[in-house]
């Protein structure tokens, strides 16, 4: 120096194959309920596509480059 895989809420994870309804869950946080207080338990909130282009009537999903982290070759 090639090649192949991995980057989503604070975390951890679906969804990518085969583009198209509000980007959903779970822990966790925060508010209120319940409760003599806490914890449980119940309802609501919070917050995300590693960056930039490129295709497209529509990109987390295709493409390409780059950044990060891993394998493997040499």
């Nucleotide at each position: 120096g090639g090649u192949c895989c991995c980057g989503u809420c604070g975390u951890c994870u679906a969804g990518u194959c085969c583009g198209g309804u509000u980007a959903g869950g779970a822990c966790g946080c925060c508010u209120g309920g319940u409760u003599u207080u806490c914890a449980u338990c119940c309802a609501g909130g919070u917050a995300a596509c590693a960056g930039g282009g490129g295709u497209u009537c529509a990109a987390a999903u295709c493409c390409c480059c780059u950044c990060g982290g891993g394998a493997c070759c040499g």